Context: one part of a larger RNA
Order: sequence, then structure tokens, then C1' cells
RNA sequence: AUUGAACGCUGGCGGCAUGCCUUACACCUGCUAGUCGAACGGCAGCACGGGAGCAAUCCUGGUGGCGAGUGGCGAACGGGUGAGUAAUAUAUCGGAACGUGCCCAGUCGUGGGGGAUAACGUAGCGAAAGCUACGCUAAUACCGCAUACGAUCUAUGGAUGAAAGCGGGGGAUCGCAAGACCUCGCGCGAUUGGAGCGGCCGAUAUCAGAUUAGCUAGUUGGUGAGGUAAAGGCCCACCAAGGCAACGAUCUUUAGCUGGUCUGAGAGGAUGGCCAGCCACAUCGGGACUGAGACACGGCCCGGACUCCUACGGGAGGCAGCAGUCGGGAAUAUUGGACAAUGGGCGCAAGCCUGAUCCAGCAAUACCGCGUGUGUGAAGAAGGCCUGCGGGUUGUAAAGCACUUUCAGUUGGGAAGAUAAUGACGUUACCAACAGAAGAAGCACCGGCUAACUCCGUGCCAGCAGCCGCGGUAAUACGGAGGGUGCAAGCGUUAAUC
Repeated sequence: AUUGAACGCUGGCGGCAUGCCUUACACCUGCUAGUCGAACGGCAGCACGGGAGCAAUCCUGGUGGCGAGUGGCGAACGGGUGAGUAAUAUAUCGGAACGUGCCCAGUCGUGGGGGAUAACGUAGCGAAAGCUACGCUAAUACCGCAUACGAUCUAUGGAUGAAAGCGGGGGAUCGCAAGACCUCGCGCGAUUGGAGCGGCCGAUAUCAGAUUAGCUAGUUGGUGAGGUAAAGGCCCACCAAGGCAACGAUCUUUAGCUGGUCUGAGAGGAUGGCCAGCCACAUCGGGACUGAGACACGGCCCGGACUCCUACGGGAGGCAGCAGUCGGGAAUAUUGGACAAUGGGCGCAAGCCUGAUCCAGCAAUACCGCGUGUGUGAAGAAGGCCUGCGGGUUGUAAAGCACUUUCAGUUGGGAAGAUAAUGACGUUACCAACAGAAGAAGCACCGGCUAACUCCGUGCCAGCAGCCGCGGUAAUACGGAGGGUGCAAGCGUUAAUC
């Protein structure tokens, strides 16, 4: 000088940051990923309309809309944590054998059919979770056929492979109507290029230990085949016997890496919390499925441990998301508000969702700013302390007198953040008025280092102490007091780094 600090004493206000460093311990509860009816069949509930009825009420998807369901997109982002990892990582510089939903630009298409299935109905099983059988139905769900500018394969002859519709508007014509048809928009299929993103490879650099010296059998290389989006022992068969290592292999300890941060004149040293980039993980271990993308925190399957429900047959769960609880600990906050802004998902849109985010709450945890009055005032008051008893000091300090009103308080006004609408914050910031010195100072130290001295108590006791060292009867070093010094809403101590 510094800190994500803690502890002791003390504590007025504001701004702006930060806040489980320990048990990657265990979790009650609520919320954290939905959305689309302009893909679909429909109608559980609500509202409206229509019909029947004297009425109660009943019927009706006709309309707004919509629970559950099919389908699409999203859920691989965003958010958390740092366990593992000393190199499958990170940083920098390069590389070739790759992928890419949404987005942008271009080219060509979007023709004609089919069979199912959930919902639903009926019946049944189960304590539940849930499940079974039969029957009905739709689609932008699924499967063929046709066509093929590109594309893929090729023996260069050829072969293979697509698609889906929905909505708004409308003159003529056709049609009983729905609609056909026209047009606009959103989609769908094939393909080329781009942007951005991602996968892969290499070089260099990145803690400690030799009280770790040898390590290695898919090991090192080749050929062939497989596999992948893609190069490759990535995997396999065969062949060869290689490969790494004192320029530290292998083994062991420790550790996420970086931009940065702290310190320092610098060189260095230490560090990696917040913020940003990358990586890894999601109760522990393994696995794949779906998908453009995962081997997937709030998905699936299996195994382990743990917890819970059970009718004992069987089931359910995963806060290292935001709050919050227990525990651990010297120690770290609210089971808050809002989608107003920024951004994200879905949607033509309206909009819905968003513990991302923006705000508020708590904490002197850090930094910064402000205040706790100003002027005058000697009878140098009283009191305290000291005294050589004359006095000195506290001390212009107080009182008194004259003023001011920052901040806080009360009342009124009142933005920007918001392009037209929309403001959680918000009793906002800010402005004005009002009242009254009114509501606001402590902490450590005073032997030397080191700024600041006396008295009393104690008597090697009680105690102090960072080092030297103080204390055994006059202690400036212990305890108290008066006085002083230094900082100040803080001051000290402890811990840690330079």
C1' cells in the first nucleotide's frame, strides 16, 4: 500500500460497488421454459348468440376463446458452480479433411394419391404412479407415386432421391353452397453462395517434487477394411518393431485457464472474488435416444448411495437456478416488486412466458462525498486535574449575545429513463416553502522505534508486550484519572499479499 475479510468498541446521511472464500453437505416450500387456434381433430370449463320450455332448466362449436390431446418451434440459449483437469484445458500464432436450425442473397419447384393414430367413446386392471383391449377421427404428423434446375453415386451407358399447406382481400366467370379462380402475405422442398457459430489438427508458453529414472503393447508406424459431419489406432485384421525420456518421460502433490487484479521506480513477486472470454461439471458412475446442435442442470434408461409415499404388489425425487432451511464456520443478505426498460423464446400480430434482467430490502463490507454548526464572547466563571499553595491547566472551551439551516424532518410541486401507448423503481431524483442549534463523535495511542506526560493505585503481584523490554514501594511502559497526540463515521486488532 492492499483485501469478497472477520473480531472489539462506536455509529448521522447520501452516492456507487460488493456480499457462503468453509460441506461440489443435505434440502421443506414457492417460483426459475414456454409458446403457437393463421398446422389439426375438437369443446372440459368461462362468456355471448340461437332454439325449446310457464319456470327451474335443457339443447346447440354458431361466436369470442380454449383445458387436455396430435403437430411445429424453443427447451443445447440464458442462469449456477469450480469438483475434476498440469493438458482431450487455456493464451497466442497458424492449418485442412468438416457441419450448420433460425438469418441474408441467388436458382428451380410446391403435381397427384394412400394407410394409420392420439384425443374421444365403450369395457377393464391398479392403493397410487399409471396401464390394457376394442371402436371412431384430423393434420404443416406418417408413407408411397410423378417430376428433378441444382445435388449424390457412377462402370460415364446410366441410376438414386423432394415438397404442405395456412391466412387476408376480391371484379368478371363457374358452382346450391363450401369453394374453384385471381391477388397479397406467411410457410414447405431441392440446391448454390454468404454471415455468424461450432467440431478437428499443429507450434510455442503455462505450479512443485529426482527422498519419482526409466515408461509404453493399440504401444509407434505401414497396408486394407470399418466408422464419423470431418483428418486420424478413432476402431478392427494383417505386417514391421517401433515411440517417449536428465531440454526431466513416467509417477506423485497441488491447481480451472486468460483478459486482468494487488504491490513495486522498474524488473519482478503474489493472485485469478466481482465483470468479460474459454473450459469442465449438474446426487455418484455409465449409456445412448431425439435433434441443425446434447451424450442434455429444472429430458430418458441402467447401476450405487441417500430421502420420501405405499393397500407391501409397487412407485417418486435430485437448489453447484432465485429466495429460503438445517449443518459446517471467524464469516457472507429478502421464502420482496416488475416485465416499465434491455435482451431472449414462441407467435402474422395482439400478446404470453422470462428469479435473465431492471429495481427495491438487509450489511460502515469497500471506495467517494457531506454533516454533526458559524461569528462573538475573560468575570480567564463553576467543576475537574496538577501545584513549589503564589498559581497553572482544561480554556474562547462553556455559559451569554448575534446569526445560519447543508443533511435529516414536515408540506407542496415534480422530471428524464418512453418514438404513439405502456414506469416496477416512486412517498424517485430534483425544486420551493416551513420550523428550530435544533436530531448527529467516536476509537486507538502517549518508554524508544513513533506524534503525544503528569498524579494516584499496585508492589516481579496484578498485568503489558510488534521488537528492545517494563513491574521486586516515588512505574511517563501495569490499572484509573486529568491532560495530550493521531485518525475520524469510523478507529483499532487479527489474518493474508507485495

Source information
The part of an RNA shown here (small-subunit ribosomal RNA, 5' domain) has 498 nucleotides and comes from uncultured Thiothrix sp. It matches the Rfam family "Bacterial small subunit ribosomal RNA". Rfam links the family to the GO terms ribosome and structural constituent of ribosome.